[in-house]
This record gives sequence, structure tokens and C1' cells, in this order.
RNA sequence: CGAUGAGGUAGAGGAGCAGAUCCUCAUGAGUACGUGUUGGGAGAAUGACACCAAUGAUCAGCAUCGAAAGGGAGAUCUGCCGAAGCAUAAAUAAAGGUCAUAUUAUUUAUGUUGGGGCGGCAUUGAAUAAGUGUCGAACUGUCAUUAUAAGUCUAUCUUAUAAUGGAGAACUACUGAUCGG
Repeated sequence: CGAUGAGGUAGAGGAGCAGAUCCUCAUGAGUACGUGUUGGGAGAAUGACACCAAUGAUCAGCAUCGAAAGGGAGAUCUGCCGAAGCAUAAAUAAAGGUCAUAUUAUUUAUGUUGGGGCGGCAUUGAAUAAGUGUCGAACUGUCAUUAUAAGUCUAUCUUAUAAUGGAGAACUACUGAUCGG
């Protein structure tokens, strides 16, 4: 000097990402539950069992009382820049009267997405909140290529602008290892 690798450390993107509090706010909801009363008169309920029911259940009307969780927004703090999200699979754990399924949480593996916002559609959701997937037009960081302009050390250089394209296994800086000269 050249080559190879998901090597190591640090760093950048910005409306950047996640978590905590059990803090503030709305929603949930004048809903559920409870109580009283009227009607009515036999089952009701579950995946299954148990509980409930002529001392009148389930159901329907009226009155009264009246939540919470999941899901959000904000504030503060913390950890961060594959931050993290999503999908699938496996393991473990948790609450309810019990068992099973399902659910939720955590971890691991694999796959996928550079980032946030906006719009359409689908889906989850009580939802006009929010999330997820996908499509679309832009924006943004980064790298490569091309074009134009400028600079001057005249070259495989630098800077600016534009277009096109790529993906986070990326990009920038430093550095280790192996191989060759």
C1' cells in the first nucleotide's frame, strides 16, 4: 500500500426511540356492580364443573347509588440511537371459585422495518383516541453515481446545488486481527 470479516470502541440523524411515576387530564360512563320497587312465573349460567333459583331466580320497566381495568394525551425523570416496533415459534410466570383453552408479562430464536410526520385502504379498539399492516406523494439524515458551478495544490481533489439509486448487516471517526506486496 492492497485485500478479507455481521471484529472492537466512540459518534451523528430529530416533530428521534423506549421505560418509570402510579403525578395531572379526558375517555370509558351516568356504563358495570349494588340497593329499592313493579311486572312475570321457571329455569338460569358455562367450553365443563361449581355457585344462583317458588324464601320467586334469569328477564323486562322505574328510582337511587355509582366505579374500575385495558387503551390514550400531558408533565417530570431515567436509559438510549436497532434506539425500538411488528410477525412467528418455544420456554417460564401471573389473576379469577376450579380445570382446560385463551389472555397478559418476561426471556430466547428467526424474519422484517434507515427516521418521523401526512393521506387512502384493511385490521385491533367503546372510540371522532391510539396502535399495527400495506399503498401513495413529499420531507429528512447518510452513502454511491451522474450533471452543473466555484476553488486551486491540476487530481481517482475539495465545496455547493440538482437528479437517480441503496439500506441500519447501513453511515462517520479511530483502531485490532488475518492474508499478500